C1' cells in the first nucleotide's frame, strides 16, 4: 500500500417568479432516517365501576436503563476469526415420553463385520481396524490377563458435592471427596416471570317513560362475576371534533464505563381527507468524464441514492449513499 473491522456527518444549499395547503394573515410554516414492514411495546378511546380463575400465547445468563418491550447498555459463559471484532440457538437432560436420516454388525432394554486369544461340534474379548456427527461414551502410560477391559495403579480431564477465596452477581481460581454422566427441550415436557379484548375504519348522541326474569344481549375460549331496555316517544347521523404541546426537540453543566439521568436556559417545527408540501430559471456544493494549463487552477458536459406523513410515540427488521474518524495485520506486494 492493499483487502479487514467499528463508529459516523449529510441526504444537496441559496435566491427570484409562478402554483397549492394550514395558521396567530402581507407574514410564518409545509413529507423521513427509514415516513416502508405491521414484527414488538405503549399513550389514548370503548366494553366498564372493575375483577378472580382457566385455557392460550410470550419471554428466559447476571446486573443496570426505560412509561414499557421480545428493546438498549455493561459484564459472564460458549462458539467463529490471525486480530480488531462478530454471534448468542444462554433456566432444567440426575422426572417422564419422543427423535438421532443414510452408512454401519450394532445408535440407549444398542454389538460382534474385520479381528485378538483359547479350542476345534465351541467358548472368551470389546483394547486394535472399518461405518458414522456420535460406537460402552472420559485420555495417556504401566501392571495384569490365554487374549482383553477402570480390572488395578499413576498422571491428566469431565461432572457433581463441600470448603476457601475475588466479585453486587452470573462466574473464575484453589483444595478435598465421589463416579449416578451420549446428543437433543428453536421436540413434547418441567420451572420462573409477563399478558383482558377490540382498535382512530377506536370513539364523540343521547334524554325521558314503561317492563324486568333463572329469559335475551355484551365483556374473551370457558367458569364465576359484572353491565344493559331488547319496548315506546323525542333527538342525532352530513358537517365538525378526535387532529397534533409531545414519556417533544436543541444547547450548557454535573453524575455514570455506558445505556441513561439531574439541573438551568431556549424553540414551537405539516395536519391533508381522494388526499397539499410543487414547477421554472440562475448561482453555489459534491462526484465522474473530456479539453486547456503558469500544475495554483480554468472551462464544458453529465449525474446527485432508497424513497412519500394520515392519531401519536419508543424500538426492531428491511432498502439505499458513505464526508470523515479510529482500530487491527495471519496470508499478498514493496
Nucleotide at each position: 500500500a492493499g483487502a479487514g473491522c467499528u463508529c459516523a456527518a449529510a441526504a444537496g444549499a441559496c435566491a427570484a417568479c409562478c402554483g397549492c395547503u394550514g395558521g396567530u394573515u402581507u407574514u410564518c410554516a409545509g413529507a423521513g432516517g427509514a415516513a416502508a414492514g405491521u414484527c414488538c411495546g405503549g399513550g389514548c378511546a370503548g366494553c366498564a365501576c372493575a375483577g378472580g380463575g382457566u385455557a392460550u400465547g410470550g419471554u428466559a445468563g447476571u446486573c443496570g436503563c426505560u412509561a414499557a418491550c421480545g428493546g438498549c447498555g455493561a459484564c459472564c459463559g460458549u462458539c467463529c476469526g490471525a486480530a480488531a471484532g462478530g454471534a448468542u440457538a444462554g433456566g432444567g437432560a440426575a422426572a417422564g415420553u419422543a427423535c438421532c436420516a443414510c452408512a454401519g454388525a450394532g445408535a440407549c432394554a444398542a454389538a460382534a463385520c474385520c479381528g485378538c486369544c483359547a479350542u476345534u461340534a465351541u467358548g472368551g474379548c470389546a483394547a486394535g481396524g472399518g461405518u458414522g456427527a456420535a460406537a460402552a461414551g472420559a485420555g495417556u502410560g504401566g501392571g495384569g490377563c490365554a487374549a482383553g477391559a477402570g480390572c488395578c495403579c499413576a498422571c491428566a480431564g469431565u461432572a457433581a458435592u463441600a470448603g476457601a477465596u475475588a466479585g453486587c452477581g452470573a462466574u473464575g481460581u484453589c483444595u478435598a471427596u465421589u463416579a449416578g454422566a451420549g446428543g437433543c427441550a428453536a421436540a413434547c415436557c418441567c420451572u420462573a416471570c409477563c399478558a383482558g379484548c377490540u382498535g382512530c375504519a377506536a370513539g364523540g348522541a343521547g334524554u325521558g317513560c314503561u317492563a324486568g326474569a333463572u329469559a335475551c344481549c355484551u365483556c374473551g375460549u370457558c367458569c364465576c362475576g359484572a353491565g344493559g331496555a331488547u319496548g315506546c316517544a323525542c333527538g342525532c347521523u352530513u358537517a365538525c371534533c378526535g387532529c397534533u404541546u409531545g414519556a417533544a426537540c436543541c444547547c450548557u453543566a454535573g453524575a455514570g464505563c455506558a445505556a441513561u439521568u439531574u439541573a438551568g436556559g431556549g424553540u414551537c417545527u405539516a395536519g391533508a381527507u381522494a388526499g397539499a408540501u410543487g414547477g421554472u430559471u440562475g448561482u453555489c456544493c459534491a462526484u465522474c468524464a473530456g479539453a486547456c494549463u503558469u500544475u495554483g487552477g480554468u472551462c464544458u458536459g453529465a449525474u446527485g441514492a432508497c424513497a412519500g406523513a394520515a392519531c401519536c410515540c419508543g424500538g426492531c427488521u428491511u432498502a439505499c449513499u458513505g464526508a470523515g474518524a479510529g482500530c487491527g495485520u495471519a496470508a499478498u506486494a514493496a
A computed fold for a 334-nucleotide RNA, annotated as Bacterial RNase P class A. The coordinates come from a structure-prediction model, not an experiment, and the mean pLDDT is 75. Its Rfam family is "Bacterial RNase P class A". By type it is a ribozyme.